[in-house]
RNA sequence: GUGCCUAUAGCUUAAUGGUAAAGCUCCGCUCUGUGGCAGCGGUGAUACGGGUUCGAUCCCCGUUAGGCACCCA
Numbered sequence: 001g002u003g004c005c006u007a008u009a010g011c012u013u014a015a016u017g018g019u020a021a022a023g024c025u026c027c028g029c030u031c032u033g034u035g036g037c038a039g040c041g042g043u044g045a046u047a048c049g050g051g052u053u054c055g056a057u058c059c060c061c062g063u064u065a066g067g068c069a070c071c072c073a
Stems, first nucleotide, its partner, number of pairs: 001070007010024004018054001026042005047063005
């Protein structure tokens, strides 16, 4: 330099183009002499910028970051 893949919550993963879900974590409450376990409830995210579309996590283009393969030196 060329091609391909990936980017969603603090972490690990979902989501047929139709207002993003779960587990663990965190916070609160119940329970307990305290803690843990258990139960109930809650907070929290689509890497960035554009485009298509009535509507984009999803389709298209670019950028950024990471990974893989190849070429040159």
Predicted 3D model of a 73-nucleotide RNA (transfer RNA) from Candidatus Terrybacteria bacterium RIFCSPHIGHO2_01_FULL_58_15.
The prediction has a mean pLDDT of 80.
It matches the Rfam family "tRNA". The family's RNA type in Rfam is transfer RNA. Its family is annotated with triplet codon-amino acid adaptor activity in the Gene Ontology.
RNAcentral records the identical sequence in 2 taxa.
Taxonomically the source falls in Candidatus Terryibacteriota (Bacteria, Bacteria candidate phyla).
The sequence is in RNAcentral, with records from ENA.